Notes: The part of an RNA shown here (small-subunit ribosomal RNA, central domain) has 348 nucleotides and comes from an uncultured bacterium.

Context: one part of a larger RNA
RNA sequence: CUGGGCGUAAAGGGUGUGUAGGCGGUUGAGUAAGUCAAAGAUGAAAUCCCGAGGCUCAACUUCGGAAUAGUCUUUGAAACUGCUCGGCUUGAGGGUAGUAGAGGAGAAUGGAAUUCCCGGUGGAGCGGUGAAAUGCGUAGAUAUCGGGAGGAACACCAGAGGCGUAAGCGAUUCUCUAGGCUACUCCUGACGCUGAAACACGAAAGCUAGGGGAGCAAACGGGAUUAGAUACCCCGGUAGUCCUAGCUAUAAACGAUGGGCACUAGAUAUUCCUGUGUUUAUACAGGAGUGUCGAAGCUAACGCGUUAAGUGCCCCGCCUGGGGAGUACGGUCGCAAGGCUGAAACUC
Repeated sequence: CUGGGCGUAAAGGGUGUGUAGGCGGUUGAGUAAGUCAAAGAUGAAAUCCCGAGGCUCAACUUCGGAAUAGUCUUUGAAACUGCUCGGCUUGAGGGUAGUAGAGGAGAAUGGAAUUCCCGGUGGAGCGGUGAAAUGCGUAGAUAUCGGGAGGAACACCAGAGGCGUAAGCGAUUCUCUAGGCUACUCCUGACGCUGAAACACGAAAGCUAGGGGAGCAAACGGGAUUAGAUACCCCGGUAGUCCUAGCUAUAAACGAUGGGCACUAGAUAUUCCUGUGUUUAUACAGGAGUGUCGAAGCUAACGCGUUAAGUGCCCCGCCUGGGGAGUACGGUCGCAAGGCUGAAACUC
């Protein structure tokens, strides 16, 4: 390489859009590139194989035959693939009418709580822990009442619930905006699937500049614990956490399960839409999700099981013993931190 694989053994790219490429519904006609058939040419010799012969045999060797991937020419076939032309509607898209939702962006507003400030009451403790101490407090704390400031997050509703491609999204209202689902089956007529590159998005931490800073809190200081305690516990506390603009591009980015299509028993729960019926109590049917349990089947087992890890087809990514190592070197991206790509010696 072939092969065999990728939930947990090595292995699914973090996610999408999409170029090239690969693959592609149904029907008619044509064509003959692929495909198939026949004939011919070529496919050096030696080698290999078969038969016969020569060295006393054998190895070796001579002669003859067979074989030879493939390539080319001519003639023919037309099912399949391709190509050309023309149809079709079930794939795909559009239209009309509905519908659910923490989908995205911006702005405004709200209440509870923490902290701080001002004032009143009050007068010795408060706080914290396993127990303490550091800490705060007669310069009046804690507690309590009134007023004010500011930042961040939105209790209950809340659900194994919903939305989003993923990351993710949860107070309320308004504006802008994207997608889904259902019903009708009205329009287009294969317009599709996947997708190397490329581009876009991408939690947290981190970085640059400017704001902001209530609470929390790496680092740091102190108090404890301990043999020690660079920790766990306590008192403080700066970056950061928040906003704007720009970088970074990684996560157990997980369902550790790539995407699409088709087929293969069911039961039950729940979300959304529609229809039938009864009529507001339930039911039945269709579609789209989200769960649990399970036939067949699969699996090393665990388990999966119409949301497949079953049965098939198409396309992409990836794996090939452990360590060395996601390291070195080179390239490339980045302000940096570092990211992406990614070995070998050696060793077991």
The coordinates come from a structure-prediction model, not an experiment, and the mean pLDDT is 89. Its Rfam family is "Bacterial small subunit ribosomal RNA". Its family is annotated with structural constituent of ribosome and ribosome in the Gene Ontology.